[in-house]
RNA sequence: CUGCGCAAGGGUGCGGCCGCGCCGCCGCGUCGCGGCGGGGAGGAAAGUCCGGGCUCCGUAGGGCAGGGUGCUGGAUAACGUCCAGUCGGGGUGACUCGAAGGAAAGUGCCACAGAGAAUAGACCGCCCGCGGCCUGGUGCCGUGGGUAAGGGUGAAACGGUGAGGUAAGAGCUCACCAGCGGUCCGAGCAAUCGGGCCGGCUCGGCAAACCCCACCCGGAGCAAGACCAAAUAGGGGAGCGUGACGAGGGCUGCCCGCCCCAGCUCCCGGGUAGGUCGCUUGAGGACGGGCGAGAACCCGUUCCCAGAUGAAUGGCCGCGGCCCUUCACGGGGCACAGAACCCGGCUUACAACUUGCGCGCCCGC
RNA sequence: GGGCUGGUAGCUGAGACGGCAUAGCGCCGGUCUGAAGAACCGGAGACGAGGAUUCGAGCGCCUCCCGGCCCA
Numbered sequence: 001c002u003g004c005g006c007a008a009g010g011g012u013g014c015g016g017c018c019g020c021g022c023c024g025c026c027g028c029g030u031c032g033c034g035g036c037g038g039g040g041a042g043g044a045a046a047g048u049c050c051g052g053g054c055u056c057c058g059u060a061g062g063g064c065a066g067g068g069u070g071c072u073g074g075a076u077a078a079c080g081u082c083c084a085g086u087c088g089g090g091g092u093g094a095c096u097c098g099a100a101g102g103a104a105a106g107u108g109c110c111a112c113a114g115a116g117a118a119u120a121g122a123c124c125g126c127c128c129g130c131g132g133c134c135u136g137g138u139g140c141c142g143u144g145g146g147u148a149a150g151g152g153u154g155a156a157a158c159g160g161u162g163a164g165g166u167a168a169g170a171g172c173u174c175a176c177c178a179g180c181g182g183u184c185c186g187a188g189c190a191a192u193c194g195g196g197c198c199g200g201c202u203c204g205g206c207a208a209a210c211c212c213c214a215c216c217c218g219g220a221g222c223a224a225g226a227c228c229a230a231a232u233a234g235g236g237g238a239g240c241g242u243g244a245c246g247a248g249g250g251c252u253g254c255c256c257g258c259c260c261c262a263g264c265u266c267c268c269g270g271g272u273a274g275g276u277c278g279c280u281u282g283a284g285g286a287c288g289g290g291c292g293a294g295a296a297c298c299c300g301u302u303c304c305c306a307g308a309u310g311a312a313u314g315g316c317c318g319c320g321g322c323c324c325u326u327c328a329c330g331g332g333g334c335a336c337a338g339a340a341c342c343c344g345g346c347u348u349a350c351a352a353c354u355u356g357c358g359c360g361c362c363c364g365c
Numbered sequence: 366g367g368g369c370u371g372g373u374a375g376c377u378g379a380g381a382c383g384g385c386a387u388a389g390c391g392c393c394g395g396u397c398u399g400a401a402g403a404a405c406c407g408g409a410g411a412c413g414a415g416g417a418u419u420c421g422a423g424c425g426c427c428u429c430c431c432g433g434c435c436c437a
Stems, first nucleotide, its partner, number of pairs: 002360008012320007020040001022038007042336001046347002049345005054221004061256004066217005071085005086100001087098004101212002106210002108206003123151002125147009159177006178202001180199008225277004235268006248260003284303007321334005366436007375390003384420001392408005413429004
């Protein structure tokens, strides 16, 4: 110089004119209007993938179903999130990804190819015996027995290398290695890692297959819910039940238990669908300090930063800013995109930049 | 706000518990015909996009894109 990796930041600025919504104060005035002041979309507001706060279901009890997580230790209100580590995959590396418990609890699958795909198997081969052919053989054919080291098939073939041994071979034996089992020592909170000794020799893969194991989960959702006002025809029909041995309802999938209660349930037809609250002060932001590897936590100071409801932040003009292109003038571009109860995350979209640290190639000293 | 369900060739539409992407219409070429049609033969053409698991994914899993239906 250039390519890459990780983290953070903001993501067009200013002015003028006109036009908006909320809050507070004052004045006028009660259908409201005017003046002044203060504030007014995001890092993702998005997807609705998770977790909560909050509200309602009178008690939210047990079981089944269903769902979620899945190495260890921490953080958090909680989570499927985040931090650190272990193990495994990728990368030369900085780094990054992981759906990461169990295959001797059981069931199931491994197509095609191949002899044979789980306690399987003899296609080509190798060895021995017998018979036959033949010019001599290290020959050829048939048959019986032995073999799984060599070759082939396949994604994967029932340990690997070397030596001995054998008729030829085989962990058959031995040495080393890997794996598995047992045991001891060391490091670590742990996952796990390292080492010593002994041993039969070796007991596939898939759970993102069904499943087993451990832990967790009441349900619904601000269109939740609370209050006020208004209107209609308190109409017609059917079923069940009423002094409880229960119709209906509740526990928002089912069952049991329990509870409320004398009226419920279904169908047809009619009316109203308006207003107020919930609604923004929060697991809140900024700055500083402490503690911790870190995620976070604690302390102090300071600030109040949208609350709309057919839906507010816009339109026009001017001066700039950044980027691309051109010798220059000039030309082009400035992204993704807008709250609707509020937070903590995840995922996705994003024109062009800025800063810091780290890794690699090349060049020079 | 909540629930369910689709995407396969130009069009329509199947596809089991993961192992060859099957058809109908249309298109192209050939045979036949005086020339066409019909018929017959042959051919080309696709799993919405990406990722991971697996020997192998249209199918099972994750993320994204584009549709439809239902409740409130």
Molecule: RNase P RNA; transfer RNA
Organism: Deferrisomatales bacterium